RNAcentral holds the full RNA, with entries from SILVA. This is a predicted structure of a 257-nucleotide part of an RNA (large-subunit ribosomal RNA, domain VI) from a seawater metagenome. The coordinates come from a structure-prediction model, not an experiment, and the mean pLDDT is 86. Rfam family: Bacterial large subunit ribosomal RNA. Its family is annotated with structural constituent of ribosome and ribosome in the Gene Ontology.
Context: one part of a larger RNA
RNA sequence: CGUUGGAGAGUUGAGAGGCCUUGUCCUUAGUACGAGAGGACCGGGAUGAACGUACCUCUGGUGUUCCGGUUGUUGCGCCAGCAGCAUUGCCGGGUAGCUACGUGCGGAAAGGAUAACCGCUGAAAGUAUUUAAGUGGGAAGCCUGCCUCAAGAUGAGCUCUCCCUGAAGGACCCAGGUAGACUACCUGGUUGAUAGGCAGGGUGUGUAAGCACAGCAAUGUGUUCAGCUAACCUGUACUAAUUGUCCGAUUGAUUUG
Repeated sequence: CGUUGGAGAGUUGAGAGGCCUUGUCCUUAGUACGAGAGGACCGGGAUGAACGUACCUCUGGUGUUCCGGUUGUUGCGCCAGCAGCAUUGCCGGGUAGCUACGUGCGGAAAGGAUAACCGCUGAAAGUAUUUAAGUGGGAAGCCUGCCUCAAGAUGAGCUCUCCCUGAAGGACCCAGGUAGACUACCUGGUUGAUAGGCAGGGUGUGUAAGCACAGCAAUGUGUUCAGCUAACCUGUACUAAUUGUCCGAUUGAUUUG
């Protein structure tokens, strides 16, 4: 831009893509079979491997935005307490997110048409013959089935609800993220919880500072499972989403009755 006004929601499926693997064990059954040695078909069940996909509850990783320990040095006048720099200075942990080494699930069942192959009936050819007419079975393969996309399928489909002229509606602009290279998409824009802040909670770290006491001191103990706490959860208009502008028409193609 189109789909012949616009918006929101739902849907059909032409077509396209994906998947398609397999081991071991138990049972049937030490049965059928076999002199024995050995040892099944068919059927039922369990558990794996690799692969794929989704997710982060668990187990781990990361986590230079969180907490703590610690070395050297510089600064805040000094002490104490902090801050800067040294690969995040080094080290121990770690929320969200992202992840695999973690967790869940998948390949199927079933149906149809067949291949090799096996049949039924059956002539040509009084017999025979799966084939010539006719007809049945038969595979991880084929078509469905399962999953995903899908009406630009210009053949542009269908259903429901709503709106109507500077309207309906859309865009610009702004706050943002379940989205993202940009764009797009999605949420919100005061009739508001969209982001920040704040409050409470959670989580993490591990018992802050100050003061008191004990000790010559390093340090320890008490106050104190304290203090601090990112991306998480809930709430709350305190801050910022102000005001507004533009696009969009002739009630929705044309002709005939």